[in-house]
This is a predicted structure of a 501-nucleotide part of an RNA (small-subunit ribosomal RNA, 5' domain) from an uncultured prokaryote. Rfam family: Bacterial small subunit ribosomal RNA. Its mean pLDDT, the model's own confidence on a scale to 100, is 87. The RNAcentral record of the full RNA draws on ENA.
Context: one part of a larger RNA
RNA sequence: GGACGAACGCUGGCGGUGCGCCUAAUGCAUGCAAGUCGAACGGGCGAAGCAACUUCGGUUGCCUAGCUAGUGGCGGACGGCUGAGUAACACGUAAGUAUCUGCCCCGGAGAGGAGGAUAAGCCGGAGAAAUCCGGUCUAAUACUCCAUACGUUCUCUCUGUCUCGAUAGAGAGAAGAAGGCUCCGGUUGCUUUUGGAGGGGCUUGCGGCCUAUCAGGUAGUUGGUGGGGUAAAAGCCUACCAAGCCUAAGACGGGUAACCGGUGUGAGAGCAUGAUCGGUCAGAGGGGGACUGAGACACGGCCCCCACUCCUACGGGAGGCAGCAGCAGGGAAUCUUGCGCAAUGGGCGAAAGCCUGACGCAGCGACACCGCGUGGGGGAAGAAGGCCCUAGGGUUGUAAACCCCUUUUCUCGGGGAAGAGAACGGACGGUACCCGAGGAAUAAGGAUCGGCUAACUACGUGCCAGCAGCCGCGGUAAUACGUAGGAUCCGAGCGUUGUCC
Numbered sequence: 001g002g003a004c005g006a007a008c009g010c011u012g013g014c015g016g017u018g019c020g021c022c023u024a025a026u027g028c029a030u031g032c033a034a035g036u037c038g039a040a041c042g043g044g045c046g047a048a049g050c051a052a053c054u055u056c057g058g059u060u061g062c063c064u065a066g067c068u069a070g071u072g073g074c075g076g077a078c079g080g081c082u083g084a085g086u087a088a089c090a091c092g093u094a095a096g097u098a099u100c101u102g103c104c105c106c107g108g109a110g111a112g113g114a115g116g117a118u119a120a121g122c123c124g125g126a127g128a129a130a131u132c133c134g135g136u137c138u139a140a141u142a143c144u145c146c147a148u149a150c151g152u153u154c155u156c157u158c159u160g161u162c163u164c165g166a167u168a169g170a171g172a173g174a175a176g177a178a179g180g181c182u183c184c185g186g187u188u189g190c191u192u193u194u195g196g197a198g199g200g201g202c203u204u205g206c207g208g209c210c211u212a213u214c215a216g217g218u219a220g221u222u223g224g225u226g227g228g229g230u231a232a233a234a235g236c237c238u239a240c241c242a243a244g245c246c247u248a249a250g251a252c253g254g255g256u257a258a259c260c261g262g263u264g265u266g267a268g269a270g271c272a273u274g275a276u277c278g279g280u281c282a283g284a285g286g287g288g289g290a291c292u293g294a295g296a297c298a299c300g301g302c303c304c305c306c307a308c309u310c311c312u313a314c315g316g317g318a319g320g321c322a323g324c325a326g327c328a329g330g331g332a333a334u335c336u337u338g339c340g341c342a343a344u345g346g347g348c349g350a351a352a353g354c355c356u357g358a359c360g361c362a363g364c365g366a367c368a369c370c371g372c373g374u375g376g377g378g379g380a381a382g383a384a385g386g387c388c389c390u391a392g393g394g395u396u397g398u399a400a401a402c403c404c405c406u407u408u409u410c411u412c413g414g415g416g417a418a419g420a421g422a423a424c425g426g427a428c429g430g431u432a433c434c435c436g437a438g439g440a441a442u443a444a445g446g447a448u449c450g451g452c453u454a455a456c457u458a459c460g461u462g463c464c465a466g467c468a469g470c471c472g473c474g475g476u477a478a479u480a481c482g483u484a485g486g487a488u489c490c491g492a493g494c495g496u497u498g499u500c501c
Base pairs, nucleotide, nucleotide: 001501002500003499004498006497007496008495009494010493013372014371015370016369017368018367019365020364021330026328027327028326030325031324032323035074036073037072040071041070043068044067045066049062050061051060052059053058081283082282083281091207092206093205094204095203096202097201099200100199101198104196105195107193108192109191110190112146113145114144115143121136122135123134124133125132126131152175153174154173155172156171157170158169159168160167161166162165179188180187181186209255210254211253216246217245218244221243222242223241224240225239226238227237228236258280259279260278261277262273263272264271265270285306286305287304288303289302308319309318310317311316336362338361339360340359344358345356346355347354348353375405376404377403378402385396386395387394388393410438411437412436413435414434415433419428445490446489447488448487449486450471451470452469456485457484458483459482460481466473467472
């Protein structure tokens, strides 16, 4: 000098664009943040309509739109947050394959028949509650069985080839299915399969911290065989056998740390760093576990243990903001319990649509960057006041007053978007922007002035009070302390502190 997710002091007019718990991965009141589908299913409610009865008030039945707890499907593995752990194939990069893939796309083949339950409902019961139990009835794209096998997968047998466990061919056996809507044309879903796209899993080479006041470490340890296991290779697991394997090119131990694209600085090499945005990983009060599923060992799912909080009728239960707001606490320090699904994107749905604190916006904060303004021109050998003075004057200073002008800003009034692809639909927003009127009006401070370092005098103080980044100032003439005048620098900021280069 530059930079900052900054803080503190003094000051503060406006706009745009960004950014805003770096500390306690501390604890959380309250609301919201993941639902959707009635075109999968039985039931319930049910306007309108129709019918019957009627004491003319209405009642009952049928049925449609619509709504709906439950069964079922898909989604809740995405999106959002955080960085505790992790020195590791976690990440980056380059390669590999023994592998999986819901929804999506291009193709092939198919869907015949049968059955038993169960929730809801009804009846009854237990409990303070959370919730649970028994009986009985019922549906399905829920569940089960049989049939069908072009092809696919697996097992077995045979044949050919070779690198002897792979490949090609033939045969046998096993394993599938669901309907819904319909204008009857179809459409959508289902079973199986080839390929694709996108997304994962796993393996490997290389790369990126400190420490030797850590020198030896290791028994599933290293390898093999049999078995198990996985979607899949593998000590991944297990039994047996062998005795290996890593290490001074730093094993093992300890400390620290999420990694990267990037960011800051620098001429570069490098050094430092990893906020926001994007990619990957990891975590969801601490620890462990599996279930379901294409995908989880699952933030707003389940089970167990621990700590904590809450309810309780004391028998037993409920909970998890490192989602968005918000609260307490910690701290030098970091925001609204806002509006909207209009846009973009996501989930579900045939669609209408519903949901979406993702997101789009608004609010607060000079926190940062950028832009604008606080007026412009004229105006005295120069008012007054202040300060200094050799008392002549000098300086503040064209500065003010005064004259002329302008209206960016400001206030008021009027108009008023784009963002929305055929139509409808705008939170932002009566915003941006445009027009008119008014009036210099609404708007300047901070630090410094001994040298480094741009800028000097007076008074007060008297090694006191104080200053200070370094050198150093102050003990009676202090350009270094305090005040005043003046000056210098920057300017809606200016200084100080902290950190990095």